About this RNA
c-di-GMP-I riboswitch aptamer from a Candidatus Acetothermia bacterium, 80 nucleotides, folded computationally.

């Protein structure tokens, strides 16, 4: 001091539900609230799942989702 690594302090995120608003929808965004979470930061790159639109039923397009695996960048604390 770096790497594995996750115990303490501190600080950060925020599932379900309520509630304002958006969107055909999946599903986002403020407010409240916490089930979790050491990458629950950032990236749709690979798979997964899900909308919606089409189809000549094999598939095609256009999209959500990072709190579904995986990659890729970065990053706070420092016991063992």
């Nucleotide at each position: 001091u770096g790497a594995u690594c996750g115990a303490a302090c501190g600080g950060g995120c925020a599932a379900a539900c309520c509630u304002g608003g958006g969107g055909c929808g999946a599903c986002c965004c403020g407010g409240g609230g916490a089930c979790g979470c050491a990458a629950a930061g950032c990236c749709a790159c690979a798979g997964g799942u899900c909308u919606c639109c089409u189809u000549c039923c094999g598939g095609a397009g256009a999209g959500a989702u990072g709190g579904c695996u995986g990659g890729g960048c970065u990053g706070c604390c420092g016991a063992a």